Context: one part of a larger RNA
RNA sequence: AGCAUACGGUGGAUGCCUUGGGUCUGAGAGGCGAUGAAGGACGUGAUAAGCUGCGAUAAGCUUCGGGGAUCGGCACAUACGAUUUGAUCCGAAGAUUUCCGAAUGGGGCAACCCUUCCGAUUGAAGAUCGGAAAUUCCGCUUGCGGAAAGCGAACCGGGAGAACUGAAACAUCUAAGUACCCCGAGGAAGAGAAAACAAUUUAGUGAUUUCCUGAGUAGUGGCGAGCGAAAGGGAAUUAGCCCAAACCAGAGAGGCUUGCUUCUCUGGGGUUGUAGGACUACAAUCUGGACUGAUAAUUCGAAACAGAAGCAUCUGGAAAGUUGCACCAUAGACGGUGAUAGUCCCGUACGUGUAAGAAUUAUCUACCUAGUAGUAUCCUGAGUACCGCGAGGUCGGAGACGCCUUGUGGGAAUCUGCCAGCACCAUCUGGUAAGGCUAAAUACUCCUCAGACACCGAUAGCGCACUAGUACUGUGAAGGAAAGGUGAAAAGAACCGCGAACAGCGGAGUGAAAUAGAACCUGAAACCGUAUGCUU
Numbered sequence: 001a002g003c004a005u006a007c008g009g010u011g012g013a014u015g016c017c018u019u020g021g022g023u024c025u026g027a028g029a030g031g032c033g034a035u036g037a038a039g040g041a042c043g044u045g046a047u048a049a050g051c052u053g054c055g056a057u058a059a060g061c062u063u064c065g066g067g068g069a070u071c072g073g074c075a076c077a078u079a080c081g082a083u084u085u086g087a088u089c090c091g092a093a094g095a096u097u098u099c100c101g102a103a104u105g106g107g108g109c110a111a112c113c114c115u116u117c118c119g120a121u122u123g124a125a126g127a128u129c130g131g132a133a134a135u136u137c138c139g140c141u142u143g144c145g146g147a148a149a150g151c152g153a154a155c156c157g158g159g160a161g162a163a164c165u166g167a168a169a170c171a172u173c174u175a176a177g178u179a180c181c182c183c184g185a186g187g188a189a190g191a192g193a194a195a196a197c198a199a200u201u202u203a204g205u206g207a208u209u210u211c212c213u214g215a216g217u218a219g220u221g222g223c224g225a226g227c228g229a230a231a232g233g234g235a236a237u238u239a240g241c242c243c244a245a246a247c248c249a250g251a252g253a254g255g256c257u258u259g260c261u262u263c264u265c266u267g268g269g270g271u272u273g274u275a276g277g278a279c280u281a282c283a284a285u286c287u288g289g290a291c292u293g294a295u296a297a298u299u300c301g302a303a304a305c306a307g308a309a310g311c312a313u314c315u316g317g318a319a320a321g322u323u324g325c326a327c328c329a330u331a332g333a334c335g336g337u338g339a340u341a342g343u344c345c346c347g348u349a350c351g352u353g354u355a356a357g358a359a360u361u362a363u364c365u366a367c368c369u370a371g372u373a374g375u376a377u378c379c380u381g382a383g384u385a386c387c388g389c390g391a392g393g394u395c396g397g398a399g400a401c402g403c404c405u406u407g408u409g410g411g412a413a414u415c416u417g418c419c420a421g422c423a424c425c426a427u428c429u430g431g432u433a434a435g436g437c438u439a440a441a442u443a444c445u446c447c448u449c450a451g452a453c454a455c456c457g458a459u460a461g462c463g464c465a466c467u468a469g470u471a472c473u474g475u476g477a478a479g480g481a482a483a484g485g486u487g488a489a490a491a492g493a494a495c496c497g498c499g500a501a502c503a504g505c506g507g508a509g510u511g512a513a514a515u516a517g518a519a520c521c522u523g524a525a526a527c528c529g530u531a532u533g534c535u536u
Stems, first nucleotide, its partner, number of pairs: 001535009015521001016485002020456002022453007029445002031151002039100003042055003046078001050074002061094006070082003105114003115133007135148006155186001156184004166173001170222001196205002209236005219227002240437003243381001247268010273415001275380004279374004288368002293364008304352002310325003314321001326343002328332001335345002386410008396422001417432005472479002492520001495507004
């Protein structure tokens, strides 16, 4: 030095565990904010660095309800206290709530500085304290009242809008109306009660939305790459309405011929395609509704209450295991307890319970809602429909190209009207534009509760099971960790010895175990040793 065996050190793999995550389901909630939010700064404890809570009333104050013996958060120690005159704790409603922050009296390098007016303390100055003082819009009218702003995960509507890429290059095309940016709203949003489809000379459907199908079809396309409907059928859910105008009345302003007319505002009226309404003439007071307020009743509704049934033997440190004999069950969910417990604990099932508040029902009330005939006259949404040129949308890339939207130039009709049915024309059919509202079925989950998993189990699972968006890095935008486990219980090793020792170790003691001793479950390998044997 090598090999082998034994025993160790180091190291932290593996196994087991789970406080934490992941993905969903069902309910709820879908907002917070000038009554100052979200988010912070600084404080606040007997001792107090971090987290949590709270705000100069500062780990808290008040009231009501629950509860019934301990309590002073994480945090296991000391001191000092609180509490059956009911604490701590749980629920509900309040009070307080520094400073910054939309930040709003002015300023500012956020958490700071400074001012004006009114009031208080003071004899006064000064100082301190309390209140008011931003901007924009609206209303009434000269100083009041109301609103807005800012934040928030996705979903939604609108505006604006790429490129990489694919086409095996690349330009039309694609990616894609995607990403990103901006504006706006709601618990959903948007859409929505036919100037719709359909059918060809016969019919039929009857607002919108979503899903399945139709269908990778019809189409489109350097007819390349690719893109890609609709009607119809089947389901989910169903709901329909209001103005403008004609006409009538009132008020105000103007014009004048002084009782007419014009304009504006308000009220009535009226709302559609088998055209309807005004107007004229008759008739009618009750039917329904998507519900404002009041009263009453009922139900729900917070913390909570109550809640059945097992003993012994054996093994063991410990019984829930074993064996024996029982019991409950509208409860054999889960979790805990010294190993695996229906009957030990917490609970679970079935019940009980009410505050704030909510819902339903009944009555009254507010609001909305109706007919017949006549057809002379009047009304029925204008720079609109439509056309030319230029774009966009749609499955449709300019095509034979309709339809919808509109930048630009022209520019109607008025029910004997007008639009559509994929160029255009005729016939026929369907509808009634140029005003508006509208639940449900649908999308999503920052958040709350309950539950589930052929999901993970500490290099996994969220970046974070731990003082984690922390420590740390960066001028900054931003990047971003590592780090879980003694034991059933601290019973966390009194006392003695070695030692310089508050290091470490040996005894003693605890414990089932201390090679479970806090650098603590298990404790692999690399790596480093000690002893013995063999070889050189």
This is a predicted structure of a 536-nucleotide part of an RNA (large-subunit ribosomal RNA, domain I) from a Sphingobacteriales bacterium. Model confidence (mean pLDDT): 82 of 100. The sequence was found in a public genome assembly. Lineage of the source: Bacteria > Pseudomonadati > Bacteroidota > Sphingobacteriia > Sphingobacteriales. Rfam family: Bacterial large subunit ribosomal RNA. The family is grouped with related families in Rfam's "LSU clan".